[in-house]
Context: one part of a larger RNA
RNA sequence: CUGGGUGUAAAGGGAGAGUAGGUGGCAGAGCAAGUCCGAAGUGAAAACCCAAAGCUCAACUAUGGGAAUGCUUUAGAAACUGCUCAGCUAGAGUGCAGGAGAGGCAAGUGGAAUUCUUAGUGUAGCGGUGAAAUGCGUAGAUAUUAGGAGGAACACCAGUGGCGAAGGCGGCUUGCUGGACUGUAACUGACACUGAGGCUCGAAAGCGUGGGGAGCAAACAGGAUUAGAUACCCUGGUAGUCCACGCUGUAAACGAUGAAUACUAGGUGUUGGGGAGCAAAAGCUCUUCGGUGCCGCAGCAAACGCAAUAAGUAUUCCACCUGGGGAGUACGUUCGCAAGAAUGAAACUC
Numbered sequence: 001c002u003g004g005g006u007g008u009a010a011a012g013g014g015a016g017a018g019u020a021g022g023u024g025g026c027a028g029a030g031c032a033a034g035u036c037c038g039a040a041g042u043g044a045a046a047a048c049c050c051a052a053a054g055c056u057c058a059a060c061u062a063u064g065g066g067a068a069u070g071c072u073u074u075a076g077a078a079a080c081u082g083c084u085c086a087g088c089u090a091g092a093g094u095g096c097a098g099g100a101g102a103g104g105c106a107a108g109u110g111g112a113a114u115u116c117u118u119a120g121u122g123u124a125g126c127g128g129u130g131a132a133a134u135g136c137g138u139a140g141a142u143a144u145u146a147g148g149a150g151g152a153a154c155a156c157c158a159g160u161g162g163c164g165a166a167g168g169c170g171g172c173u174u175g176c177u178g179g180a181c182u183g184u185a186a187c188u189g190a191c192a193c194u195g196a197g198g199c200u201c202g203a204a205a206g207c208g209u210g211g212g213g214a215g216c217a218a219a220c221a222g223g224a225u226u227a228g229a230u231a232c233c234c235u236g237g238u239a240g241u242c243c244a245c246g247c248u249g250u251a252a253a254c255g256a257u258g259a260a261u262a263c264u265a266g267g268u269g270u271u272g273g274g275g276a277g278c279a280a281a282a283g284c285u286c287u288u289c290g291g292u293g294c295c296g297c298a299g300c301a302a303a304c305g306c307a308a309u310a311a312g313u314a315u316u317c318c319a320c321c322u323g324g325g326g327a328g329u330a331c332g333u334u335c336g337c338a339a340g341a342a343u344g345a346a347a348c349u350c
Base pairs, nucleotide, nucleotide: 004321005320006319007304008303012318014201015200016199021194022193023192025088026087028085029084030083031082033081034080035077036076038074039073040072041071042070048066049065050064051063053061054060091191092188093187094186095184096183097182098181103177104176105175106174107173108172109171110154115149116148117147118146119145120144121143125136126135162169163168206247207246208245209244210243211242215241216240220236221235222234223233258317259316260315261314262313263312266295267294268293269292270291271290272289273288274287275286276285277284278283299306300305323350324349325348332343333342334341335340
């Protein structure tokens, strides 16, 4: 390379929109590049295969034929692929009519709680633990009442509920704004799928500059525990956590399951729409699209399990794997302020 694979054995890129490329719906006409068929030329000899000949046989040698799957030229075919022209509407998109949603960004605003602070009441403890101690408190704490400040997070509703490509998103109001879904069938007429590279987004932690700082809390200090205790427990506590702008670009970034399309028994929840029937109404029954769960047949699977949200049956495109360790290391390169990230071996060893 061919092949076989990628939920858990090695292996799906963290996610998206999209360039080149690859692949691509129905039906008509033409062309003939691919394709198919015929012919001619060429495809050196030797070697190879078959026949038969010469050395007594064989090896070996010689003769004839085949083969040489290829290339070039040329007469044709037009089913398939391709190209050109003219069409279609089932894919895709637009329009119109609707309802749902923690989708995003910005501004404003609310109550509970913690902490601090001011004042009142009040007196000796509070706090903490397995038990204690450090700590706080007669300079009046804890508790309680009233007022004030400030920051962060939004109880109940809340739900294998919803939305988003993923990361993720939850008080309320307003403004701006993205997407999906249902119905309709007015419009376009294959405009599609995938997507190397590149581009954009990307939790937490971390970094830069400037703010902010209530609670929590790496580091750090003290008290305990212990043989020791650089821990678990306790009292404190700084970065950080929050905001703005920029950087970083990684996670068990997980469904450990790439994207798209089609097909393949059922049953039962839930969520957003539509239709029909019944009913006075709440609603009930049937049905149909989109999502999200559970159970389960065929099939698949090493088993576990998956099973219309497939890990089934097929097609297209991308990514990745090829024994363990060495090692996601070294070197080189690119990126980064740094931390580091990306790419990524070998010797050796089992």